[in-house]
SAM riboswitch aptamer (S box leader) from Egibacter rhizosphaerae, 105 nucleotides, folded computationally. Lineage of the source: Bacteria > Actinomycetota > Egibacterales > Egibacteraceae > Egibacter.
């Protein structure tokens, strides 16, 4: 990287380095950013997918733990396609795409 499955409304920030862009991609909006964003590193923390332990027990469910991941602005920042609703606007559901984990080739 491919395919499948699950989840995506909650949670959790400080310091150092760097220096102009960043919020996945295209478009539109909105926001973050020289009062230093993004990124990298360290520490701290959040969560509990997998692993592990225990219990109930067919699948599986619950509890614990924190070893492997992941994560710590904004719902995955919002919209774009379809449906419903709608005087406009605001709204609801789904899809596509994406992210993370597990399995798989």
């Nucleotide at each position: 990287g491919u395919g499948c499955c699950a989840u995506c409304g909650a949670g959790a920030g400080c310091g150092g380095c760097u220096g102009a862009g960043g919020g996945a991609a295209c478009c539109g909006g909105c926001c973050c950013g020289u009062c230093g964003a993004c990124g990298c590193c360290g520490c701290c923390g959040c969560a509990a997918c997998c692993a592990c332990g225990c219990g109930c027990g067919c699948c599986g469910c619950g509890c614990g733990c924190a070893g492997g991941u992941g994560c710590g602005a904004a719902c995955u920042c919002c919209g774009g396609c379809c449906c419903c609703a709608c005087g406009c606007g605001a709204g609801g559901g789904g899809g596509u795409a994406g992210a993370u984990g597990g399995c798989u080739c």